FMN riboswitch aptamer (RFN element) from Pseudogracilibacillus auburnensis, 152 nucleotides, folded computationally. Taxonomically the source falls in Pseudogracilibacillus (Bacteria, Bacillati, Bacillota, Caryophanales). The sequence is in RNAcentral, with records from Rfam. The model forms 100% of the base pairs in the Rfam consensus.
RNA sequence: UUAAUUCUUCGGGGUCGGGUGAAAUUCCCAAUCGACGGUGAUAAGGACUACAAUCCUUAUAAGCCCGUGACCUGUGCUACAUUUAGGGUGGCAUGGCUGAUCUGGUGUAACUCCAGAGCCGACAGUUAAAGUCUGGAUGGGAGAAGAAUUGU
Numbered sequence: 001u002u003a004a005u006u007c008u009u010c011g012g013g014g015u016c017g018g019g020u021g022a023a024a025u026u027c028c029c030a031a032u033c034g035a036c037g038g039u040g041a042u043a044a045g046g047a048c049u050a051c052a053a054u055c056c057u058u059a060u061a062a063g064c065c066c067g068u069g070a071c072c073u074g075u076g077c078u079a080c081a082u083u084u085a086g087g088g089u090g091g092c093a094u095g096g097c098u099g100a101u102c103u104g105g106u107g108u109a110a111c112u113c114c115a116g117a118g119c120c121g122a123c124a125g126u127u128a129a130a131g132u133c134u135g136g137a138u139g140g141g142a143g144a145a146g147a148a149u150u151g152u
Base pairs, nucleotide, nucleotide: 002151003150004149005148006147007146008145009144010143017029018028019027031132032131033121034120035068036067037066038065042059043058044057045056046055047054063119064118072096073095074094075093076092077091078090079089080088101117102116103115104114105113123135124134125133
């Protein structure tokens, strides 16, 4: 330096105000939020006598481009309890489902930068329809950081 295994820690934000109504943080006006990895022309510092280019270091950079995760669900294997049978709960593996962007500008190059205008958001619950309230969830999780052991 790199690989494998194990362990530890971390790992999601949001309705101000007003209208109607018997009733709405759910409708209407308005407000507000944006998980993880990738890509990406940003900034600062350094290398060079200086500028540019190039290289190095650090920090940052897409909700709607690509992929992943939560919810729901199929199949296989398996553990447990139970049953006449069907079936139940959990673990591992592997599938399915899973929303939304354009216009102008700059430029060799941008759906990522700048400007403008749009659009999207699981399931269950609710005096009335929810991205934002309550709940499953003191859960799970893409993944991030660190440590140990072994090997190269």